The prediction has a mean pLDDT of 85. A computed fold for a 323-nucleotide part of an RNA from a bacterium, annotated as large-subunit ribosomal RNA, domain IV.

Context: one part of a larger RNA
């Protein structure tokens, strides 16, 4: 040099580096005191953070291990050694949790879940395998079975039915086939069987006429205006099925953008709070909050260290040299 799930290091202490990666720190479900903002009152919590820990003797309390309580005694140290053994805390995204997932690059914010919600389905149910017979659903019956969305909980969950979907509707219009009737070709003595028009009657769809959004889906433009300016509360006009409500916001959505403007740094394209003409936010393709939970993902701070300043040395295999 290479390896080692080695080992040690003045001073510094993250300056390293996409990024504390990886290493270090911490460490006895042994006593004991304490213990915050939150908060769904269970929690948060072993929060944090501080002391004590060993051996001998005597008193109480127990059968009794042991407990407490005085008093001694050694060490630098008393869970003295192996074992065995959380590193804390603060702010935020995101999914409530536990759970599952790419067997072999992906463990995750993706499935999933209780809840919530629409539809169907009155039972020889719907629906599903099955040519069929069955059979499942179920030896169960609307508090029950299927499917679809949404994912605890809290507060709610707005407009549009024009389009396309689905649901209704004993009229009307359109049709395939089928019957009827009339009239016709062609044979045929006829009966018939054929050709071919023409009338009427006749399903479901479709047309019409409603309805439906926790159905697929959709939620404008221009111009003009207040006695500084500037901004537009307002008018005006075009278009539309109908012009995005409440919340949220440069966001896991913001291109310009490292937006502005407050906060933390000496110095921040990340972070946090805020603003809002949002390129291209928005209400179960569910909106915003949220305690607790997470090998989640970003940001700070304490502690702590070879990650670095900045390299050194050891120890063990192997390379290397000499045999």
């Nucleotide at each position: 040099c290479u390896a080692a799930u080695g080992g040690a290091u003045a001073a510094g202490g993250a300056a390293c580096u996409u990024g504390g990666c990886a290493a270090a720190u911490u460490a006895g479900c042994g006593g004991g005191c304490g213990u915050a903002a939150u908060u769904u009152c269970g929690a948060g919590a072993u929060a944090a953070g501080c002391c004590c820990u060993g051996c001998c003797c005597u008193a109480u309390a127990g059968c009794a291990a042991u407990a407490u309580a005085g008093g001694g005694c050694c060490g630098c140290a008393g869970c003295g050694a192996a074992u065995g053994a959380c590193g804390u805390g603060g702010g935020g995204g995101g999914g409530a949790c536990u759970g599952u997932u790419u067997a072999u690059c992906a463990a995750a914010a993706a499935c999933a879940c209780a809840g919530c919600u629409c539809u169907c389905u009155g039972c020889u149910a719907a629906c599903a395998c099955g040519a069929a017979a069955g059979u499942g659903g179920a030896u169960g019956u609307a508090u029950a079975g299927a499917g679809g969305g949404u994912g605890a909980u809290g507060c709610c969950u707005g407009u549009c039915c024009a389009a396309u979907g689905c649901c209704a509707g004993a009229a009307u219009g359109u049709u395939a086939u089928g019957c009827u009737c009339u009239c016709u070709u062609g044979u045929g003595c006829a009966a018939g069987c054929u050709c071919g028009a023409g009338a009427g009657u006749u399903a479901a769809g479709c047309a019409c006429u409603g309805g439906u959004g926790a159905a697929u889906g959709a939620c404008g433009g221009c111009a003009c205006u207040a006695a500084c300016u500037a901004u537009g509360a307002g008018u005006g006009u075009c278009c539309u099925a109908a012009g995005g409500u409440a919340g949220c916001g440069a966001a896991a959505u913001u291109c310009c953008u490292u937006g502005u403007c407050g906060g933390g740094u000496a110095a921040g394209u990340u972070c946090c709070g805020a603003c809002g003409c949002g390129c291209a936010u928005g209400a179960a393709u569910g909106g915003c909050a949220c305690a607790a939970c997470c090998a989640u993902c970003c940001c700070c701070a304490c502690a702590c260290u070879g990650u670095c300043u900045u390299g050194u040395c050891c120890u063990u295999a192997g390379a290397c040299u000499c045999g």